This is a predicted structure of a 99-nucleotide RNA (Glycine riboswitch aptamer) from an Actinomycetota bacterium.
């Protein structure tokens, strides 16, 4: 110097599930309905954050430790948007096998 790969951010695209239930209050709109918002109750999801280790992994075996797309569903959601773990692509920053 290049530089595989690895971490953080920033762009942009992908991106899933589950009632647009039921009741009561407000509104828009019309008097037939329809739609939004808000609070209750009962179903229900899991991929924003939480939390947990049965089952995996480190160990020869116990204890212990660690994570998650596994579990729990505290918050979040459940028409549409909005959000979304992850993944790609580019920017920028740091780290770096190895030439």
């Nucleotide at each position: 110097u290049c530089g595989a790969c690895c971490c953080c951010g920033g762009u942009c695209g992908g991106g899933a599930g589950a009632g647009u239930c039921u009741c009561g209050c407000g509104g828009a709109a019309g008097c037939c309905a329809u739609u939004c918002g808000c609070g209750g109750g009962c179903g229900c999801c899991g991929a924003a954050g939480g939390a947990g280790c049965a089952c995996a992994u480190c160990u020869c075996c116990c204890c212990g430790a660690u994570a998650a797309u596994c579990u729990c569903u505290c918050a979040g959601g459940c028409a549409c948007a909005u959000g979304a773990a992850c993944c790609g692509c580019c920017c920028g920053g740091g780290g770096a096998a190895g030439g």
The prediction has a mean pLDDT of 77.